The prediction has a mean pLDDT of 81. A computed fold for a 73-nucleotide RNA from Cladochytrium replicatum, annotated as transfer RNA.
[in-house]
RNA sequence: GCCCGUGUAGCUCAGCGGAUAGAGUGUUUGCCUCCUAAGCAAAGGGUCGCCAGUUCGAUCCUGGCCUCGGGCU
Numbered sequence: 001g002c003c004c005g006u007g008u009a010g011c012u013c014a015g016c017g018g019a020u021a022g023a024g025u026g027u028u029u030g031c032c033u034c035c036u037a038a039g040c041a042a043a044g045g046g047u048c049g050c051c052a053g054u055u056c057g058a059u060c061c062u063g064g065c066c067u068c069g070g071g072c073u
């Protein structure tokens, strides 16, 4: 340099172009308990990597750039 893949909550990851973008775990609070852990309930936490484009409508499709991983020379 070229090719392929990846990027979504603190972390690990789902998400058929149309629901208010979700789960597990972690955090906080409450319940329970003599206390802690476990268990139960709730809350908070997201410019869906960035910029454009297509579309009535984009996390999803297209282009460029960037990050990370792999391959080729």
Stems, first nucleotide, its partner, number of pairs: 001072005007066001010025004018056001027043005049065005